[in-house]
RNA sequence: CGCGGGGUGGAGCAGUGGUAGCUCGCCGGGCUCAUAACCCGGAGGUCGUAGGUUCGAGUCCUUCCCCCGCAA
Numbered sequence: 001c002g003c004g005g006g007g008u009g010g011a012g013c014a015g016u017g018g019u020a021g022c023u024c025g026c027c028g029g030g031c032u033c034a035u036a037a038c039c040c041g042g043a044g045g046u047c048g049u050a051g052g053u054u055c056g057a058g059u060c061c062u063u064c065c066c067c068c069g070c071a072a
Base pairs, nucleotide, nucleotide: 002070003069004068005067006066007065010024011023012022013021018055026042027041028040029039030038048064050062051061052060
């Protein structure tokens, strides 16, 4: 250099063009003598980068960066 897969809150992952979500974690409250468990609420995301298509892009197209694998 060639081919394939992946990059989305702190972590692990969904989301195949129409409001960005789930579990865990974190913060506050409830419950308890107390802790855990359980219940309620909340914060936290420029969806890897830069462009393009579209009325509308996490999603489609292109460039580049990073990770994993295959081949040489």

The prediction has a mean pLDDT of 84.
This is a predicted structure of a 72-nucleotide RNA (transfer RNA) from a Clostridiales bacterium.
The sequence was found in a public genome assembly.
Its Rfam family is "tRNA".
NCBI's taxonomy places the organism under Bacteria, Bacillati, Bacillota, Clostridia, Eubacteriales.